The RNA shown here (FMN riboswitch aptamer (RFN element)) has 207 nucleotides. The coordinates come from a structure-prediction model, not an experiment, and the mean pLDDT is 75.
[in-house]
RNA sequence: GCUUACCUUCGGGGCAGGGUGAAAAUCCCAACCGGCGGUGAUCGAGCAGCGCCUGCACAUCCGGAAAUCCGGCGUGCGGCGCUUUCUCGUCAGUCCGUGACCCGGGCCGAAUAAGGCAAGAGCGAUUCAUCGCAUUGCCUUAACCGGAACGGUGGACCUGGUGCAAUUCCGGGACCGACAGUAUAGUCUGGAUGGGAGAAGGAGACA
Repeated sequence: GCUUACCUUCGGGGCAGGGUGAAAAUCCCAACCGGCGGUGAUCGAGCAGCGCCUGCACAUCCGGAAAUCCGGCGUGCGGCGCUUUCUCGUCAGUCCGUGACCCGGGCCGAAUAAGGCAAGAGCGAUUCAUCGCAUUGCCUUAACCGGAACGGUGGACCUGGUGCAAUUCCGGGACCGACAGUAUAGUCUGGAUGGGAGAAGGAGACA
């Protein structure tokens, strides 16, 4: 370093308070929460430029004037404000994608079962050349288990303001949330010490 295969670590939050009831963090009132990447007119910081200041320091020049004084101009520093570009960080549960859950067909893998073919160094039978059983190898099929990829499914936003532009900013009001269990669950328990979009770091190769 828009390159490539690898390793390590990380990688989800939330029913307060009350009502009914035998029983509910599941119903009712109310409360609380928001995976990952992108976009993003949000916010902040930096660099730069410009402007301002009873600010500080310095130096030249100009004017006043009697050298040390006063005023103006200038440079640097500091502070405040503004601005465009750039850089960095940050910014959507409802936008665009994506992950988890669920579904699908095919593929791959292990062991099991059944069937077929082959082998000969086993055993048995016998009409002595075959058959049966067992063994080994290969193949086919089956249900089950596991795996990788692919496909499908999969929830929800309006309004006012600002503005060239906003489902993203500000104000207001809404809405949504896999499966199994259980008094009906986004929040409890479970599959899950799992999986995971991805994030960070490491070291190698190559250029």